[in-house]
Context: one part of a larger RNA
RNA sequence: CUGGGCUUAAAGGGCGCGUAGGCGGCUGGUCAAGUCAGGUGUGAAAUCCCUCGGCUCAACCGAGGAAUGGCAUUUGAUACUGGCUGGCUUGAGGAGAGAAGAGGAGAGCGGAACUUCUGGUGGAGCGGUGAAAUGCGUAGAUAUCAGAAGGAACGCCGGUGGCGAAAGCGGCUCUCUGGUCUCUUACUGACGCUGAGGCGCGAAAGCCAGGGGAGCAAACGGGAUUAGAUACCCCGGUAGUCCUGGCCGUAAACGAUGGGCACUAGGUAGAGGGGGCUUCGAGGCCUUCUCUGCUGGAGCAAAAGCGUUAAGUGCCCCGCCUGGGGAGUACGGCCGCAAGGCUGAAACUC
Numbered sequence: 001c002u003g004g005g006c007u008u009a010a011a012g013g014g015c016g017c018g019u020a021g022g023c024g025g026c027u028g029g030u031c032a033a034g035u036c037a038g039g040u041g042u043g044a045a046a047u048c049c050c051u052c053g054g055c056u057c058a059a060c061c062g063a064g065g066a067a068u069g070g071c072a073u074u075u076g077a078u079a080c081u082g083g084c085u086g087g088c089u090u091g092a093g094g095a096g097a098g099a100a101g102a103g104g105a106g107a108g109c110g111g112a113a114c115u116u117c118u119g120g121u122g123g124a125g126c127g128g129u130g131a132a133a134u135g136c137g138u139a140g141a142u143a144u145c146a147g148a149a150g151g152a153a154c155g156c157c158g159g160u161g162g163c164g165a166a167a168g169c170g171g172c173u174c175u176c177u178g179g180u181c182u183c184u185u186a187c188u189g190a191c192g193c194u195g196a197g198g199c200g201c202g203a204a205a206g207c208c209a210g211g212g213g214a215g216c217a218a219a220c221g222g223g224a225u226u227a228g229a230u231a232c233c234c235c236g237g238u239a240g241u242c243c244u245g246g247c248c249g250u251a252a253a254c255g256a257u258g259g260g261c262a263c264u265a266g267g268u269a270g271a272g273g274g275g276g277c278u279u280c281g282a283g284g285c286c287u288u289c290u291c292u293g294c295u296g297g298a299g300c301a302a303a304a305g306c307g308u309u310a311a312g313u314g315c316c317c318c319g320c321c322u323g324g325g326g327a328g329u330a331c332g333g334c335c336g337c338a339a340g341g342c343u344g345a346a347a348c349u350c
Stems, first nucleotide, its partner, number of pairs: 003322004007304002012318001014201004021194003025088007033081002035077008049065006091191001092188002094185006103177007110154001114150008125136002162169002206247006215241002220236004258317006266295013299306002323350003332343004
């Protein structure tokens, strides 16, 4: 001396449920496994270390001592950890009463807009751009009125707002359903936290089968621009976007910040509850719990910044990093219909 780290330098798993494991509240008894103390045995010799001695010294050699991670056994100790057993209620859960919400699934319904079709009015342009052209239009377009059909998305409310584990969720109604919060409690009695493997969920794009197809629009065609224009702009336009079933399993899946518990100044705003005071009036004031923001002290930080929603102070558990390139590549394995995904090097080079 017996790592240091992970917001932005390399590094938090996309998210959850949970197996093994690790860790675990207050209190009594008991055992004595861990732990601690003593005894005994063992820990060969040589080597190393100390002392003395022999070669003229030394190397070398001889003698004695010490040392030897430890292990076994035995006698004790019982604070802590652990096993067993008893009790407790603060953790966790339950019960009752209430509350908010785009949480999820299914069904039905609605209006605006759009496109197409039919009919009426009308009669030469419309559309588009920087300017144009392609395009549409006397076979009557654009515009306007009436009607019909269809698909997709739900303006205002709307918020720095809410809900969800994340992905994500926004018209209205109904049905089924998950979670959260508050208040009360005479219930259970540590039932908890985390979580390698595993299982499930997982935007968009993409894939398979069937449907659907209004608008938009990769690819593609055309018109422009340009030296060129495989683009940006314009006119068209197919997959796709939508629905059902099944795959894929990725992302700047981001707070670029894993989860849990406890502790550590405030100020201010918003959301959902509870309690109290009042000229209890939808008002005002005080207070408490949960959530979402801003600001900020201590502290932390390389700084930017974070700052009771920590990146502060601690504990528990998981994941991950270890110079750049090669490379998230090759090979192998597993998964996938494929696209590809997961796991994941080395030579070489700086």

Predicted 3D model of a 350-nucleotide part of an RNA (small-subunit ribosomal RNA, central domain) from a metagenome.
The RNAcentral record of the full RNA draws on SILVA.